This is a predicted complex of two RNAs, RNase P RNA and transfer RNA, with 429 nucleotides together. The prediction has a mean pLDDT of 76. It holds a member of the Rfam family "Bacterial RNase P class A". Gene Ontology terms of the family: ribonuclease P activity, tRNA processing and dimeric ribonuclease P complex. By type it is a ribozyme.
RNA sequence: CGAGCAAGCAAGGUGGCGGCGCGGAUAUACCGCGAGGAAAGUCCGGGCACCGCAGGGCAGGAUAGCUGUUAACGGCAGCCGAAGGCGACUUCAGGGCCAGUGCAACAGAAAAUUACCGCCGGUAUAGUCGUUUAACCUAAACGACUGUACCGGUAAGGAUGAAAAGGCGAGGUAAGAGCUCACCAGGGCAUGGGCGACCAUGCCGCUGUGUAAACCCUAUCCGGUGCAACACCAAGUGGGUCGAAACGGUUGCCCGCCGUGACCCGAAAGCGUGGCUUGACGCUUACCGGCGACAGUAAGCGCAGAUAGAUCGUCACCAAAUACAGAACCCGGCUUAUAUGCUUGGUCGCAAA
RNA sequence: CCGGGUGUAGCGCAGUUGGUAGCGCGCCAGCUUUGGGAGCUGGAUGCCGCGAGUUCGAGUCUCGCCACUCGGACCA
Repeated sequence: CGAGCAAGCAAGGUGGCGGCGCGGAUAUACCGCGAGGAAAGUCCGGGCACCGCAGGGCAGGAUAGCUGUUAACGGCAGCCGAAGGCGACUUCAGGGCCAGUGCAACAGAAAAUUACCGCCGGUAUAGUCGUUUAACCUAAACGACUGUACCGGUAAGGAUGAAAAGGCGAGGUAAGAGCUCACCAGGGCAUGGGCGACCAUGCCGCUGUGUAAACCCUAUCCGGUGCAACACCAAGUGGGUCGAAACGGUUGCCCGCCGUGACCCGAAAGCGUGGCUUGACGCUUACCGGCGACAGUAAGCGCAGAUAGAUCGUCACCAAAUACAGAACCCGGCUUAUAUGCUUGGUCGCAAA
Repeated sequence: CCGGGUGUAGCGCAGUUGGUAGCGCGCCAGCUUUGGGAGCUGGAUGCCGCGAGUUCGAGUCUCGCCACUCGGACCA
């Protein structure tokens, strides 16, 4: 210098003038605070609130290597295994098809206890040739070869396919076959190492494909509803109509449990008030445990809370300030969108010293 | 704010144990007619909303996005 890999930051600043929401105050004047890294999608997990304490069974859902981390998680960290890359590094829904069932179109003999062709053996039969016997022709027996039919053996070879019954070589055999042997792939067992996933070595010929993001099985976890939860204004065993067997709630269903109902008036009860934002909170610094995620101690600083919904406008300067987008109960993650300007650490190649 | 559903031809809709995507209306051409309509015959029409993954193979199964659409507020 080129190519490529990984991680991360900022998301305008300062000042003047004016405006809006909330809070405080000595109350029109003053002071303080005022969107995000994703506030978004609502995909996970939790807090919080209520239901009659959520008890049992069925159904259903989620997760899927190991160890940690955390309030919790399907997140995150480290490690293991597999795949890809020369490498930095990246990706993985990464339990189980010898529990069972299903599926594998077309092609092909066969898509799972495979025999169509081929190879080999046997029996029957036809033909040809040879030999022997009786011997002119001819007949019978035996043998060899060829064809046909049947029975059996064989998974080495053949075409098909995404996939063909471990691969490949040698021995072996009537022909063949892990039938035997060497190497390789997988599986099982033993020993050693590791908390563990797993790894290393040795032995055993043990070797029936793929698919579970097919039903399903195994292990673990899950009560439901979501701030439109819920509470208050609410006084009293209020009044009226309908209903008399079942209805309503709790979980989709059953059991169990609980309450008796439905509608209207009262009601002026309303876009009412609370819940509402200080919380497993964030940042900085110092110390400290850990490879890390994360955790601990101390000090300091910071913190929107609207309800038709504030968080803005304008001027000046800085090169420019423009992207995606805007809180609505809160928090931890994931995913997706994002102009412009930057930073750091590895890798490979080339050149020079 | 919370919960559910649907995207397949121009329009309305089918599409199951995953195996070459169909129906109706419409459209185009021909026949018929003086011409049109009706009728008859034939034909075209799709990245199955988008992007990844699983699988030999995806409209179908899984994940992530996008668009459209429906329901839910107080009443003891």